[in-house]
RNA sequence: GGAGGGGGGCGAGGGGCCGCGGGCUCGGGCCGCAAGGCCUGAAAGAGCCCGAGGAAAGUCCGAGCUCCAUAGGGCGGGAUGCCGGGUAACACCCGGGCGCCGUAAGGCGACGGAAAGUGCCACAGAAAACAGACCGCCGAUGGCCCGCUUCGGCACGCCGACAGCGGGAUCAGGCAAGGGUGAAACGGUGGGGUAAGAGCCCACCGCCUCGCCUGGCAACAGGUGAGGGCACGGCAAACCCCAUCCGGAGCAAGGCCAAGUAGGGGGACAGCGGUGGCCCGCCGCGUUACGAUCCCCGGGUAGGCCGCUUGAGGCGCCGGGCAACCGGCGUCCCAGAGAGAUGGCCCCGGGCCGGGCAACCGGCCUAACAGAACUCGGCUUACGUCUCCCCUUUCGCG
RNA sequence: GGGCCCGUAGCUCAGGUGGUUAGAGCGCGCGCCUGAUAAGCGCGAGGUCGGUGGUUCAACUCCACCCGGGCCCA
Numbered sequence: 001g002g003a004g005g006g007g008g009g010c011g012a013g014g015g016g017c018c019g020c021g022g023g024c025u026c027g028g029g030c031c032g033c034a035a036g037g038c039c040u041g042a043a044a045g046a047g048c049c050c051g052a053g054g055a056a057a058g059u060c061c062g063a064g065c066u067c068c069a070u071a072g073g074g075c076g077g078g079a080u081g082c083c084g085g086g087u088a089a090c091a092c093c094c095g096g097g098c099g100c101c102g103u104a105a106g107g108c109g110a111c112g113g114a115a116a117g118u119g120c121c122a123c124a125g126a127a128a129a130c131a132g133a134c135c136g137c138c139g140a141u142g143g144c145c146c147g148c149u150u151c152g153g154c155a156c157g158c159c160g161a162c163a164g165c166g167g168g169a170u171c172a173g174g175c176a177a178g179g180g181u182g183a184a185a186c187g188g189u190g191g192g193g194u195a196a197g198a199g200c201c202c203a204c205c206g207c208c209u210c211g212c213c214u215g216g217c218a219a220c221a222g223g224u225g226a227g228g229g230c231a232c233g234g235c236a237a238a239c240c241c242c243a244u245c246c247g248g249a250g251c252a253a254g255g256c257c258a259a260g261u262a263g264g265g266g267g268a269c270a271g272c273g274g275u276g277g278c279c280c281g282c283c284g285c286g287u288u289a290c291g292a293u294c295c296c297c298g299g300g301u302a303g304g305c306c307g308c309u310u311g312a313g314g315c316g317c318c319g320g321g322c323a324a325c326c327g328g329c330g331u332c333c334c335a336g337a338g339a340g341a342u343g344g345c346c347c348c349g350g351g352c353c354g355g356g357c358a359a360c361c362g363g364c365c366u367a368a369c370a371g372a373a374c375u376c377g378g379c380u381u382a383c384g385u386c387u388c389c390c391c392u393u394u395c396g397c398g
Numbered sequence: 399g400g401g402c403c404c405g406u407a408g409c410u411c412a413g414g415u416g417g418u419u420a421g422a423g424c425g426c427g428c429g430c431c432u433g434a435u436a437a438g439c440g441c442g443a444g445g446u447c448g449g450u451g452g453u454u455c456a457a458c459u460c461c462a463c464c465c466g467g468g469c470c471c472a
Stems, first nucleotide, its partner, number of pairs: 001395001002393008010384001013348006020051007027040005053369001057380002060378005065250004072280004077246005082096005097111001098109004112241002117239002119235003134179002136175003141172003144168006150161005187205006206230001207228009254306004264297005269291001271285004313332008349366007399471007408424004417455001426442005448464005
């Protein structure tokens, strides 16, 4: 230098003029039944303060808040899943363990249980999960066939037979080492053993179960002893089991005010209604009820105010902790609209490209992704010739 | 703003508890039939299964994240 890894920061320079949204103060006028709202002048008022993001996004998690029991029991359902810590909480973050990937810096991991049960494992293959035998090896054992030896018979050349020896690989049978199939084939290497083989036996390595020791809070790591020849393939992002956690809905929640509640359809009668998927329970109304009763559907209304922005808040310093984070002190107030404001122009500066030896001239750009709508903590996704720091190197050059 | 659902051929839809090759109707092309058309009959083409990753031996199917479309609410 190239290639690569990790972590942060910023997300757009300075100034002027005009505009837009919100709040407060000040002078007038108007609309509406009201709650409340609107408009300004000689000029569609004046002054002051504030006014988008790191993702405001996706709405994927977790909470606050509000309503329904201060959300209680059971079933069903869902989520999470190595260990320890952080946190209001989490599926997030930090640290560690184990596994995998990378030469490395580092990165990734839905990482409990498959010896609780059920299920699935296509095609190929002999066999796919209480294994199995196509090729192959053997054929010890029991048959069969052939030859020889031995013995017996007679018509003297053959026949027959027990036993023995040798052979065939023919039947029953034995085997699982080798080949081949597959994503996956029931430990590996060597030796013994055998008819051939095989944990069949042995040594070493690996594995499983139980116990002990050392380090560690733990996950786990290292060591050691005994037992087991190995019995236990994979899939739980298949059902499921175990442990822990979770009530439901969402600011169009919900509350107050104003206006309106015409006509219509259906149901209930001692019970009805409210909350969740269901049951119980709880709460409200009713139990003098066919009613000026209650409920559902449908219709109508589409106005105002509160909720609404001070919050697990930002910044700085100090302290604790490896860190995430926590504590203390000081300081600051930082959008709150309701179809939705944050924009335009000019000057200076800056960057890029082209021409030129240069001075300089000309052109373009001044930003990518994107825009608040109850609020936080995360995750994920989108984004820039932006910027800073640290690290690695099988590569090249010196 | 919030909640929910869907995406398979040009169009409308199937596709069981992952399994070898993703089907149907309409449409399209060619042929037969007819004097010619329609209807009918036969044959055929046409698919990144919305996209990208992951789990698995194997994904339209299971999981995650994106993209596009639709419905509902005071």